[in-house]
Context: one part of a larger RNA
RNA sequence: CACCGCCCGUCACACCAUGGGAGUGCAUUGCACCAGAAGUAGAUAGCUUAACCUUAGGGAUGGCGUUUACCACGGUGUGGUCCAUGACUGGGGUGAAGUCGUAACAAGGUAGCACUAGGGGAACCUGGGGCUGGAUCACCUCCUU
Repeated sequence: CACCGCCCGUCACACCAUGGGAGUGCAUUGCACCAGAAGUAGAUAGCUUAACCUUAGGGAUGGCGUUUACCACGGUGUGGUCCAUGACUGGGGUGAAGUCGUAACAAGGUAGCACUAGGGGAACCUGGGGCUGGAUCACCUCCUU
């Protein structure tokens, strides 16, 4: 730069972060079930056994094997939490400038504003009762000179 002013919202474009989202992937964790290595413990009728006992037959003991319990890893099912990702979708922010209108600021050209209900490309419009943070004109009351 002072009405050739200021300024509002939709829409279009670009970028940014973000909410929702069928799901997908990773991690972690609860519960139920399956399975159960090694080890330890218990049982043991099979096999076996230098030291001990023996009536010389065996016994005791130990080992192996078998078996039971506990249990790591693992598996299945079903939940929780976290992170990442996800077609699509919601609004938000920013942007030189663009589109449509012109809602607000002067009585802003229908005074404005908040609430509420309905409506509309959008700013908004209409109804209701309310406020003055309304201009103008007239009147009334009060105060000052």